[in-house]
Context: one part of a larger RNA
Molecule: small-subunit ribosomal RNA, 5' domain
Organism: uncultured Nanoarchaeota archaeon
Order: sequence, then C1' cells, then structure tokens
RNA sequence: UCCGACUAACCCAUGGGAGGCUAGGGAUGCCGGGUAAGGCAUCCCGCCGCACGGCUGAGUAACACGCCGAUAACUCUCUCUCGGGAGGGGAAUAUCCCCGGGAAACUGGGGGUAAUUCCCCAUAGGAAAUGGGGCGUGGAACUCCCCCAUUUCCGAAAGGGAACUGGGAUAAUCCCUCCCAGUUCCGCCCGAGAGGAGGUCGGCGGCCUAUCAGGUAGUUGGCGGGGUAACGGCCCGCCAAGCCUAAGACGGGUAGGGGCCGUGAGAGCGGGAGCCCCAAGAUCGGCACUGAGACAGGGGCCGAGGUCCUAUGGGACGCACCAGGGGCGAAACCUCCGCAAUGGGUGAAAGCCUGACGGGGGGAGGGGGAGUGCCUGGGGAUUUUCCCCAGGCUUUUGGGGAGUGUAAAAAGCUCCCCGAAUAAGCAGUGGGCAAGAGGGGUGGCAGUCGCCACGGGAAUACCCCCGCUGCGAGUGAUGGCC
Repeated sequence: UCCGACUAACCCAUGGGAGGCUAGGGAUGCCGGGUAAGGCAUCCCGCCGCACGGCUGAGUAACACGCCGAUAACUCUCUCUCGGGAGGGGAAUAUCCCCGGGAAACUGGGGGUAAUUCCCCAUAGGAAAUGGGGCGUGGAACUCCCCCAUUUCCGAAAGGGAACUGGGAUAAUCCCUCCCAGUUCCGCCCGAGAGGAGGUCGGCGGCCUAUCAGGUAGUUGGCGGGGUAACGGCCCGCCAAGCCUAAGACGGGUAGGGGCCGUGAGAGCGGGAGCCCCAAGAUCGGCACUGAGACAGGGGCCGAGGUCCUAUGGGACGCACCAGGGGCGAAACCUCCGCAAUGGGUGAAAGCCUGACGGGGGGAGGGGGAGUGCCUGGGGAUUUUCCCCAGGCUUUUGGGGAGUGUAAAAAGCUCCCCGAAUAAGCAGUGGGCAAGAGGGGUGGCAGUCGCCACGGGAAUACCCCCGCUGCGAGUGAUGGCC
C1' cells in the first nucleotide's frame, strides 16, 4: 500500500449504516417542591437535513468525458456584506377524547385545540405591454441598464424565542406566573452584491469495421402557441420540402471518460483495479410528488419477475453501503473497536448522530533495514580461512520488567535484568552468462534444454559427491504487457 474489479449489475438470514432541535407549539407520564422553584423521559405538529457522504461498471461511441469558449437564453437552500421592513384580520389540523373495521399491514367516522402551520386584506415590492427620453457596457442593443407616463397582472413578513436590567399586577414586599419597557443574542420578510454550486449551448480531441453506402417523417426549416429557471421540434396545430453522407452518414461490434499507471533513450505501444475529478445506475421498465435542489440506493405510485407472511379476504421486501451467508469460480478477510483525530448533519451552546472516517484482526505485495558474532589458549587439518575443547567479551534480534506511547490496545521509543543464546536458503556452474575441461554413475538409455545445442563407453551440458559463482529472508518457475 492493496485484498469478491476480471466469473453472476446473481440471490440474500441477522445486526448496524441519518438524524438533530424542547431557546417554535401542544400533550402525557415520572421525580422534586415551604402554599413555592425546578428536573427528566416519551409522543404529535413545526423547522433544518435526508439531492451530502458510501458503493458499482450494467448501460452509454454521446456535448458522456477532456481542453477552450458562450449564456444579449438561465437558477440557487445555506454562508458573508450592504440597504430597508415586520400593519390588521381569520382558519384548519395532529397528539388528545368518544365510537368503530381488520388475522395482520393498517384504516374509517364524530368532537375539541396550539404554533416560527395555513389563508385573506393592506403596504413595501415585482413583472409585462405601449409611448417618450438618456447615458453606459459591448463585436453587436427594439431586446441589457437608467428615468418618466399610462394600463394590466401578481403580490412579503413570525415582532417568534432566550438571557439580563427596570417597572406594574398578583403576592407573605421571598419566589413563581402574567403584562410593559430597554439592552444583547438567535430567528422572520423584501431588495442588491460577494463567494460558491449548478442548468443549457458551441468549437476542437480521443476505438474497430465499407464483407455496413445510402440514411431520415417531428424528419429539415418557417409561422403561431404550450411548457421550462432558461434557448430550442422539447411538445402541439398549420405551411413549405427540406436535412445528413466517401473529410465515412446510416448500420454492426466493443467500451464508462479523464487525471493517471506499466514499459521505453525517445517516438511510441499497452492499460483505465486501487486514490482524485466528471458522467451513469440502484432487482428490471415507467411515472410523477415534495423540495432551493431528485424524477430521489436505506421516499412514493404503477407494471414485471423473485422471495416471505397470511385467518385465503389481503399484505411485506429489495446489501452495485459495513460486516456476514449462498451461488459462481483458479481466485479474494472479522457478523471486531472507537467517535480520541479529520470531515459532515443538527443545535445558541453543552451535546447527539455519523460501518464517512480513524484504528485493530486475517491474507498478500513493494520499499527500507539489523543480525545470524568477537577475543585468548590448546589440539586436529588442506594452517589468518575450517573443525573440536576450555575460558572470557558484546547484546541488535529473542525472553522478562518499568515508563512513554494509544480513545483503548499494539507497534515504536527510553532505561534495567537474563542470555551466543533464537536465526540460511534458493538458483546456477558448455556458449550467450559470473562460476569446474575435478571425481563417480549412466551409455542416443535415463534425462537436460528460453536459443544454440548436450547424451551412441574417456559427458566441464544428464544423475550424484566435492569445489566454485550469484542473490540472500528470500530465491527460482509459470502467465500478461513493454
């Protein structure tokens, strides 16, 4: 650093992977309390998030991707900056209460209620058309921008919450509760700008096939409309007959694209696993809803096929997330730990959540790097090399301990103790190609060999022994690419 990418985008038991907010509103329960305070948990409405993050390689030869541009045809939740503002009125509904249906999933009716829920009016504001005027930007202005007039259309807000201070009501002049005012903070609405994120359009670039040569009917263009944030046959009605093509249309095959990766002196050739960017998909096909953003992997609806439950009336599910199982296969791990770090969601904050992520376990590969000892005496031998005996020295690594390290561990690091103790293999030795014309065996046999070639009775080439050479916790072989 990598590890179910290559085959089955085949199917999945179980657990986990997206929640947060009580400082928006309501309800229930528990604990506490001096007649006071207060605290906790759960549920419902509400707000933000769930369009991020994670996975995969099916489809796609396409503006999908890459580089460079355009938008005079567009959008934006959140964040920051600046300017302005929040007047009045009304309503519904969940939790709750009552009554039901169903095996379950779930579901019906009646009653009542709150808000930062919803609606109406006003104001601010916005849009369009027509007419007039003007500067500017720009290649280009009826079209963008500014001003005036008229008409038409649309049309905001939550003055909510917390803390502190002061006053009032209540009160036991203590506290709570309620009301009012001020300050600070968090929020709400409108407009402008910034940052950032997207949508759309264009030029150029990157596979094979001509044993695919003609293709095309919304097809090509116009007028008018619809639709969209926005241009457009995107869609529709009418009209015209166009449009693409040997610079390869159309068809077929293959394929996610790029940064990059391997090799090579380079040119080039081969690849697109892991990491990053972009696009696409979420059992298969289609559709819309919500929303700033989706046509939405752990949201919805319909069709299909599969699995499961069933009281047979009807229902439930979707691992190409993390683990894990089956199947397939030559082939690939633990149903582990933690939010300590980084990042994300939410919240005023504390915090909560986070199989993203950070770590550990198992299996591999690459890189770096230590050691397998040293000294003295004696003996043997082929005499500094090797072997044996005796004594001594050192301590990497090994064993033990303390501290540090870590979320917790482990490794590592520092120190102390023990102890030469725990530690060498693989290939080659005819040439290419480094190292034997040493010995034995075999006898065109047995065998070796990338290539040349060895072996038929003196084999430096086969099988052993003894030497030697190369690399060394590795060394060789096989397969793919250059």